[in-house]
Context: one part of a larger RNA
């Protein structure tokens, strides 16, 4: 390659748009390019296949014979393609309705910590397995009132909701994006996927300018060990916050790509529809067939089946070296080999 596969064994790209490419509903009519089917042509010879034959077998010889492919005529029209046209069951638009931590600006609230000032008040707080460092008579903790300022939203809350993902929680009002439900007016396959591109992208960590309440890498110090560069315990500085710009990686996890179709139930929940029966969308739990190496998974499938993508091939070497890209920089993608086992 051609065969097997990716939840846990190696392996689904972190997630969305989307060009190229691949694949693609239902009907009619044409064409006949793909595809079938005959005819002719070429396909050298040896050789390889096959059937036979000749050497006593055998090798070895010898003789039919088959062979894709290409070009060429000449046929068939189901099918895939093309052209034309029709459809509405896929997809979208409309019209009426819901629900929502979807994103963004700006605004404002109460509770707590920390500080400052004052007022009572007086000898201890703290802090631990126990201490000690540290705080405190220059008057602390406590325990009131007033004031700064930063983050971050108790209850409500929920195998609840929203969003491709990362992720998203006080209120408020303005700007905005998807989603579902019913209706069946409207357009007529306008769809799926996606290499390459382009956006999004937790936390940390850079760059600049702010801000800094409380946690809190690095420090320091007390302690605990034989030691203790920990773990516990006083301190505490980048960070955490904000605005712009960069990084671009995660167990980025459902360790499970998207779409579509089919295929037992049962109970619970969110949000439409209905008088209900019961129906769509979601999101749990059991569970039948099937599946799996078990575990388990089971209409939200790891079940049957169809497209497209992306990926994997023993363990170490190594996500290392090299080279290219990018990046201020940490470093990111991409990415081997000797060797050994």
């Nucleotide at each position: 390659u051609u065969g097997g596969g990716c939840g846990u064994a190696a392996a689904g790209g972190g997630u969305g748009c989307g060009c190229a490419g691949g694949c693609g509903g239902u009907u009619u009519g044409u064409u006949u390019g793909g595809u079938c089917c005959g005819g002719g042509g070429u396909g050298a010879a040896a050789g390889c296949g096959u059937u036979g034959a000749g050497c006593u077998c055998a090798a070895c010889u010898c003789a039919a014979u088959a062979u894709a492919g290409c070009c060429u005529c000449g046929g068939a029209u189901a099918c895939c393609g093309g052209c034309a046209g029709a459809c509405u069951a896929g997809a979208g638009u409309g019209c009426a309705g819901a629900a929502g931590a979807g994103g963004g600006u700006u605004a404002u609230g109460g509770a707590a910590u920390u500080c400052c000032a004052u007022g009572u008040g007086u000898a201890g707080c703290g802090g631990u397995a126990a201490a000690a460092u540290g705080c405190g008579u220059a008057g602390a903790u406590a325990u009131a009132u007033g004031g700064a300022g930063g983050a971050a939203c108790a209850c409500c809350g929920g195998u609840g909701g929203c969003g491709a993902a990362g992720g998203c929680g006080g209120u408020a009002a303005c700007c905005u994006g998807g989603u579902c439900u019913g209706c069946a007016a409207c357009u007529g396959a306008c769809g799926c996927u996606c290499a390459g591109g382009c956006a999004c992208g937790a936390a940390a960590g850079c760059g600049u300018g702010g801000g800094g309440a409380g946690c809190a890498a690095a420090u320091a110090g007390g302690a605990u060990u034989a030691g203790a560069u920990a773990c516990c315990c006083u301190a505490g500085u980048a960070g955490u916050c904000c605005a712009c710009g960069c990084c671009c990686u995660a167990a980025a996890c459902g360790a499970u790509g998207a779409u579509u179709a089919c295929u037992a139930a049962a109970u619970g929940u969110u949000g439409g529809g209905g008088a209900a029966a019961c129906u769509c969308a979601g999101u749990g739990u059991u569970g039948c067939a099937g599946c799996u190496a078990a575990c388990g998974c089971a209409a939200u499938a790891a079940g049957u089946a169809a497209u497209c993508c992306g990926c994997c091939u023993g363990g170490g070497g190594a996500g290392u070296a090299u080279g290219c890209a990018c990046g201020c920089a940490a470093g990111u993608g991409u990415g081997a080999a000797a060797c050994u086992u």
A computed fold for a 341-nucleotide part of an RNA from an uncultured bacterium, annotated as small-subunit ribosomal RNA, central domain. Its Rfam family is "Bacterial small subunit ribosomal RNA". The coordinates come from a structure-prediction model, not an experiment, and the mean pLDDT is 88. The full RNA is in RNAcentral, with records from Greengenes.